[in-house]
């Protein structure tokens, strides 16, 4: 100096794991909205598809022969006439040039493309002693003296054309022969020197072969040899993509000899020999694909990519073959096949844009049928010069980088308008505009104007004669009148794009209402969306701006720098062991590997970096760095190899010792069970949660005895022991295998690891043969159940067992590979060795536990590591599809092994946390249960609901927590609901003000009424007609029981009077949390006590409040009334009293204070004690944090939507009161503890003026009529059960009263739907109610009446009060329900009313197999076989060289045949995979209600169930052992 950033998504949160997605960059892009210029640079990615049309290679007359066009001289002839001129015709190649020919160079470059090709194709290096090279250069040397043709011309023919035949004549720098030749070249022979092989270089000699051209006077060519230069050809090391579900490939193949052949080596080809050559270091096959320099993106090692420029290849319609030349098997050459497209006269013919422009086609998609050779480069000439779609310019296109500008400065009344708000007013738009000042890039016009060009050549002069130096004169500019430069005008000509939930900059309002859309990912939308659309404002970028596509990065998410495998994905089931990879202490020696400096090479651009040149810049131009590489040569020698020599510490061997359920194989054992015989002995017996199936009277089960069988091997037995896993268990012999100690005798690294391969390998399962006692897949039956292919129970095949062979798989586990080294303790066991006294104590190898560092997400692990390190080998890279498919190996077969894709999904996943849950567990409380007493569920009836019905039967409340609930009281009214009439200008109507009217009354009509209408009378005004009886103004407000309790407010229900819920600060955890609030005791209580990494605190509990029980003081009317005194039929009536009872206010009084016992204490117990009340003394009001989207928009408020002549409002009527039916709550009842008559008797808490009513008096009575007293401790509002007598005498009754007729009172505008109440008649069901359920623990339950609200009355048997009589019974916590606390599992967190499996049905998707079917490329056999080259023959032509013309090899091509790979299609068929509310179950997750999963058989609609064996990733309990702590 360069130089590395993350983030959203799984959870209720957390930590990990893990994909998936975004931010950056980049393009030869395309799209979609915009667009003012310039500079540079770029512009068919697809169909190597097809091409109209033009143009891209020609030159040379100084090589020739000619002269068709042209000009130009001459000659003729003719016209015009000015007699020397012009102008025509015609002759003439003299002459300039020149078409066509002959010749010669060139055409093999330049310029396109990327189809082949995985290749010595390419890149780097090297080497050829195996080679060529036209034009250029030097060197040496020659160039003598000849022939013959033939084109074109012209004659003649054939064809539509293309084209081609025949005859005649002729040149050349065209072709041929001769001559000279040795310093080339072959061969032979011979010397000398050199090389890394083959061998090369050379001297000498002899023999063989082969050359020329002219034109013209130059600075031209020509030959023949040698060299250099260039530019090519060959060979070779090393790098160069994916697939092993491609594993075996090759017969010219692999080597050799000889020939041929090439410019040259070579099986390159060919005879012959020989059998060899390549492959796991990937041969062969298949699939992709031009290679570099380089570009893009990374810190960077890497990924990707190879268009533009530069190098190389390959190609040129497709395949093929050659010819010609220095060079080609040749893009604008030639033959031949084949497709395909023209032309035709049908006879034939012509043709290749992957050269520039250009059409069509394809496609998302890519340019002008331009100028010009000025420049720079080719080709040809001598040269002038042609000729160049290369090249340089211009056009088009924002397709890309770079630059400019669309103005600046000042300007607040903070203008208007838009938006937005909490709206008399603010906020933003915004110094933005307006409006003043200036500025002129650019824009328009006008003027002037470049550089790019240097010249070369021709000319002309010198000399040393050349690619030389000098001189001078002239010419050349497509772009282009273009950059540039000046003058003028004027802010004049010039802004869009995308986004605005988080990621990610930047919000607000309307609209919409799961639609309609958005979306990169998380996700938004279902009535108040900062996510949809539109607005307004923001924010990023800027002539651009977004989206798609595509690569790298982020991604340490393939990990070389730089990952991982107990439980997330990931140790092979275990071991011998190939090749590999690794490798103990030491000495020498070497220099492959390392390391150094050094030489070559790394091609130019690129990059970097300096420095220059365009006004910058982008671009360019020059130096330098780099290019990490390969090559060679010197050197170093420590480490690794090598090669050699010594050690003994690894490793092995020997010698002694003791242990063991190690392993084969053979014998012997008793107990159990089953059977068999046979006693004895009788009805069950056996099984279950209860049963049955099943055995027994033909005699079972029990029990006895004898007998047979197969199997396992009680106790010893232990976190003991042995093995490599699997596994091994009576007892004994036999044979064997391994470990450990001991000692240090003996070899010396002999070792660790181990892809292939070998070999062992539970169960189960197969194959043959036994064998079968006992268990038992299947299967039957018998329960269970909705069902029960199952859990339970009776039998019971296979199998289990033995012998031989298969199988090779397990949760084959320590989920933990395999050696080897280091790294605090303690402690328990096995077996050794030592030591020793019987202790303690040392060692070496097991097997356990508890823990330190350390590691790890954590939970653990922790010298038996999951620490530290190193060596090898296995394996893993979201989740599902799937351990599937297809191919392959292996297997009798079941099946094993190896092992994918398409397609979906954001996610799966671990471990821990906090909750909830559990048919888990402890502890503990409650009228929870039990123990009691009443009831409910069965009748009738009220009353509330569903349900049905109806015009409505108005809404609303629906488990607990809805149903005598909103409603504490519907005949009209309420009323909200239905039918009819009606009103209504934002008014009708309310209200409230103001002002004016002094006011009001009655009837009539129409009508259901509201409402209209009209009269009459009083009375006001007015002379009076008449008018007026209620208008009028202001003002504020519509109205809606319409919808949304899932927008809210208040209330309220419910867990629940349950004991709970949090917080500071401190420690512990990475963290969510946790501690604290757990533990013991306690207690109604998280109440208190001890204990305690916790110490305090908050809202709960409690207490504080009201009431009630006692007692005191204090007051004494309307209450009381004891002494006194007075009336009365009686009687606080009445004086008077303050003493009782009441009444109301203050107090007091109860604290576990006192005793006694247990306890550390809190605090329990006590038929203590004392007191009116004892342990919270009854009973209330009080309801923590929160839950139930609980309940209410119809109390009332309230946001929004929504009606406005109606969804407002009035009015009559009806309906809310309907009835086959259900349920809930209730009243009365079934009698005799009662009914039914008479007689007596005791309350309290209330309430009365449109009231309660004493009292009389009619009336059975309900009441009615008089009337009297109270606005209330004063009057009034009759308590009943109870007691006492009587009478009923068990019966549907003197029990019940239901209905039902009848006759009436009352309220009340009205009693029909639709009131109650009397009174007379009627007398219904019910004779204690099934399953099941309800309240209630003491003044309770039961009973038994009064009172009140509401209310004209009342449907009340409800609802809130009150007093009166007044019990039973609690053993206790097993069980039911609801709750707390701890603790455990958990795949729940919407939290068990959760999660969640499978089959079938249904829609969509992609894929396997599939009778075939179409297809593609490649071999393979055979047949045929063009051109062609190479060869043969050549009877036919030629004088002859020779040539037609036939044949041979080979082969594009064509054709038949059978395979093998591959892709598409395909009835039908597998199985997956997605898809809010389908069907049938309930496998899993809590002990998931039969613990659960692995292997595997077997059975079933299906989740599965059963058997065998394994596992803990199973809970709860008991027991053992060991550990810690005491």
């Nucleotide at each position: 100096a360069c130089g590395a950033a993350g983030a959203g998504u799984u959870u209720g949160a957390u930590c990990c794991u893990g994909g998936c997605u975004c931010a950056g960059g980049a393009u030869g892009a395309a799209c979609g909205c915009u667009a003012g210029c310039g500079a540079c640079a770029g512009g068919c990615c697809u169909a190597a598809c097809a091409c109209a049309u033009g143009c891209a290679a020609g030159u040379c007359g100084a090589g020739g022969g000619g002269u068709a066009c042209c000009a130009u001289g001459g000659g003729a002839u003719c016209a015009g006439c000015u007699u020397g001129c012009u102008g025509a015709u015609u002759c003439u190649g003299a002459u300039g040039g020149c078409g066509a020919c002959c010749g010669g160079c060139g055409c093999a470059c330049g310029g396109g493309u990327g189809a082949g090709u995985a290749a010595c194709g390419c890149g780097u290096a090297u080497g050829c002693a195996a080679c060529c090279u036209g034009c250029c250069c030097g060197u040496a040397a020659c160039a003598g003296a000849g022939g013959g043709a033939u084109a074109a011309c012209c004659c003649g023919g054939a064809g539509a054309a293309a084209u081609c035949c025949g005859g005649c004549c002729u040149a050349a720098u065209a072709c041929c022969a001769c001559a000279u030749g040795a310093a080339a070249g072959a061969u032979u022979a011979u010397g000398u020197c050199c090389g890394c092989a083959u061998g090369g270089a050379u001297u000498u000699a002899a023999u063989c072969u082969u050359a020329a051209a002219g034109a013209c006077u130059a600075a031209c060519g020509g030959u023949u040899a040698c060299g250099g230069a260039u530019g090519g050809g060959c060979a070779u090391g090393c790098g160069u993509u994916c697939c092993a579900u491609u594993a075996g490939c090759u017969u010219g193949u692999u080597g050799g000899u000889g020939a041929g052949g090439u410019a040259a080596c070579g099986g390159c080809u060919c005879a012959c020999c020989a059998a060899g050559g390549c492959g796991a270091c990937g041969a062969u096959g298949g699939a992709u694909c031009g290679g570099g320099g380089u570009u893009c993106u990374g810190a960077g090692a890497g990924g990707a990519a190879g268009g533009u420029c530069c190098c190389c290849c390959a190609c040129a319609c497709u395949g093929g073959u050659a010819c010609u030349g220095a060079g080609a098997c040749a893009c604008g050459g030639a033959c031949c096949a084949g497709a395909c497209u023209c032309c035709u006269a049908c006879g034939g013919g012509a043709g290749g844009c992957a050269g520039c422009a250009g059409u069509g086609a394809g496609g998302a998609a890519u340019a002008u049928u331009g100028g010009u050779c000025a420049a720079u480069g080719g080709g040809c000439g001598a040269a002038a010069g042609c000729c160049u779609g290369a090249a340089c310019c211009a056009g088009c296109c924002a397709a890309g980088u770079c630059g400019c500008g669309u103005g600046a400065a000042g300007g607040a009344a903070g203008a208007c308008u838009g938006c937005c708000c909490u709206a008399u007013g603010g906020g933003u738009u915004g110094u933005a505009a307006a409006c003043u000042u200036c500025u002129u890039u650019u824009a328009u016009a006008c003027g002037g104007g470049a550089a790019u060009a240097a010249a070369a050549u021709a000319c002309c002069u010198a000399c040393g004669a050349g690619u030389u130096a000098g001189g001078g004169g002239a010419u050349u500019g497509c772009a282009a009148g273009u950059a540039c430069c000046g003058u003028a005008u004027g802010a004049a000509u010039a802004a869009g794009c995308a986004u605005c939930g988080g990621c990610u900059a930047a919000c607000u309002c309307c609209g919409u209402g799961c639609c309609a859309g958005c979306a990169g990912c998380c996700g938004c939308g279902g009535u108040a969306a900062u996510a949809c659309g539109g607005a307004g404002g923001a924010u990023g970028c800027g002539a651009g701006c977004g989206u798609u596509a595509u690569c790298c990065g982020g991604a340490u998410u393939u990990a070389u720098u730089g990952g991982g495998u107990u439980u997330a994905a990931a140790g092979g089931g275990u071991g011998c062991g190939u090749a590999g990879g690794c490798g103990g202490c030491u000495u020498u020696a070497u220099a492959a590997g390392u390391c150094a400096g050094c030489g070559g090479u790394g091609a130019a651009a690129a990059u970097u970096u300096c420095c220059g040149g365009c006004u910058u810049a982008a671009c360019c131009g020059g130096g330098a760095a780099c290019c990490u590489g390969c090559c060679g040569a010197u050197g170093a020698a420590a480490c690794u190899g090598u090669a050699a020599g010594g050690c003994u510490a690894g490793a092995g061997u020997g010698u002694a010792a003791a242990a063991g359920a190690g392993g084969u194989a053979u014998g012997c054992g008793g107990a159990a069970u089953g059977c068999g015989u046979g006693g004895u002995g009788u009805a069950g017996c056996g099984g279950u949660g209860a049963a049955a199936u099943g055995c027994a009277u033909a005699g079972a089960u029990a029990u006895c005895a004898c007998g047979c069988a197969g199997a396992a091997c009680u106790c010893c037995g232990a976190u003991u022991g042995c093995g490599a896993a699997g596994g091994c268990a009576g007892c004994a012999u036999a044979c064997u295998g391994g470990g450990c100690u001991a000692u240090a005798a003996c070899u010396g690294a002999c070792g660790c690891u181990g892809a292939a391969g070998c070999a062992c390998g539970a169960a189960a399962g197969c194959g043959u043969g036994g064998g079968u006692a006992u268990c038992g897949a299947a299967c039957a039956g018998g329960a269970u159940u909705a069902g029960a292919u199952a859990c339970c129970c009776u039998g019971g095949u296979a199998g289990u067992c033995c012998a031989c062979g298969c199988c090779g798989u397990a949760a084959a586990c320590g989920a933990u590979g395999a050696a080897u080294a280091c790294u605090a303790a303690c402690u328990g066991u096995u077996u050794g060795c030592g030591a020793u006294a019987u202790a303690a104590u040392g060692u070496a190898a097991g097997c356990g536990g508890u823990a330190c560092a350390g590691c790890g997400a954590a939970a653990g692990c922790g010298u038996u590591a999951a620490g530290u390190a190193u060596u090898c080998c296995a394996c893993c890279u979201g989740g599902g599809g799937a351990g599937u498919a297809c191919g392959c190996c292996g297997g009798c077969a079941a099946c094993g092994g190896u092992g994918a894709a398409a397609c979906u999904c954001a996610a799966a996943g671990g471990a821990a946390u906090u909750g909830a849950c559990g048919g888990g567990g402890g502890c503990c409380c409650g009228c929870a249960c039990a123990a009691g007493c009443g009831g409910a569920g069965g009748a009738a009836c009220a009353u509330g609901u569903g349900g049905u019905u109806u015009a409505a039967u108005u809404c609303g409340a629906u488990g607990a927590u809805a149903c005598g609930c909103g409603a504490g009281g519907a005949a009209c009214c309420u009323u909200a609901c239905c039918c009819g009439g009606g009103c209504u200008c934002a008014a009708a109507c309310g209200c409230a003000g103001g002002g004016g009217g002094a006011a009001u009354a009655u009837a009539u009509a129409a009508g259901a009424a509201a409402u209209u209408a009209u009269a009459u009378a009083u009375c006001u005004a007015g002379c009076a007609a008449u008018a007026g009886u209620c208008g009028c103004c202001u003002g504020c407000g519509a109205g809606g029981u319409g919808c949304u309790g899932c927008a809210u407010g208040g209330u309220u229900g419910u867990c629940g009077u349950c004991a709970g819920c949090u917080c500071g600060u401190g420690c512990c955890g990475u963290g969510a949390g946790g501690u604290g609030u757990c533990g013991g005791c306690u207690u109604a209580a998280g109440u208190g006590c001890c204990a305690u990494a916790a110490c305090g605190a908050g809202c709960g509990c409690a207490a504080c409040c009201c009431u009630u029980a006692c007692c005191g003081g204090u007051a004494g009317u309307u209450a009381c009334u004891a002494a006194c005194a007075g009336u009365u039929a009686a009687a606080g009536c009445u004086g008077a009293g303050g003493a009782c009872u009441c009444u109301a206010c203050c107090g007091g009084g109860a604290c576990u204070g006192c005793c006694a016992g247990c306890g550390u204490a809190a605090g329990c117990u006590g038929c203590g004690a004392g007191g009116a009340a004892g342990g919270u003394g009854g009973g209330g009001a009080u309801g923590a944090c929160g839950u139930c989207a609980a309940a209410u928009c119809a109390g009332c408020a309230c946001g929004g939507c929504c009606c406005u002549u109606a969804c407002g409002u009035c009015c009559g009527g009806g309906g809310c009161g309907a009835c086959a039916c259900a349920c809930g709550u209730g009243u009365u009842a079934c009698a005799a503890u009662g009914g039914c008559a008479g007689g007596c008797a005791c309350a309290g808490c209330g309430g009365g003026g449109c009231g309660c009513u004493a009292c009389a008096u009619a009336g059975c009575g309900a009441u009615a009529u008089g009337a009297u007293g109270c606005c209330a401790a004063u009057c009034c509002c009759g308590a009943a059960a109870u007691c006492c007598u009587g009478u009923c005498u068990c019966a549907g009754u003197u029990c019940g009263g239901a209905u039902c007729g009848g006759a009436g009172u009352c309220u009340g505008c009205a009693a029909c739907u639709c009131g109650a109440c009397u009174c007379c008649g009627u007398g219904a069901a019910g004779c204690u109610g099934g399953a099941u359920u309800c309240g209630c623990u003491a003044g309770u339950a039961a009973u038994c009446g009064c009172g009140c609200a509401u209310c004209a009355g009342c449907c009340a048997u409800g609802g809130c009060g009150c007093g009166g009589u007044g019990a039973a019974u609690a053993c206790g916590u097993u069980c039911c329900c609801g709750g707390g606390c701890c603790u455990u599992g958990u795949a729940c967190a919407c939290a068990c009313c959760g999660c969640c499996c499978g089959u079938c049905a249904a829609g969509c998707c992609a894929u396997g197999g599939g009778a075939g079917c179409c297809g593609g490329g490649a071999g393979u056999a055979c047949c045929u076989g063009a051109a062609g080259u190479a060869u043969g023959c050549g009877a036919c032509c030629g004088c002859g060289a020779g040539g037609a013309g036939c044949g041979u090899c080979c082969u594009a091509g064509g054709g038949u045949a059978a395979u093998a790979c591959u892709g598409g299609u395909g009835a039908c068929u597998g199985g997956g995979g997605c898809u809010a509310a389908g069907u049938c179950g309930u496998a899993a997750c809590a002990a998931g209600g039969u613990a659960g999963c692995c292997g595997u058989a077997c059975c079933g609609g299906a989740a599965g169930g059963u058997g065998c064996g394994g596992c803990u990733g199973g809970a709860a309990c008991a027991c053992c052992u060991c550990c810690u702590u005491u």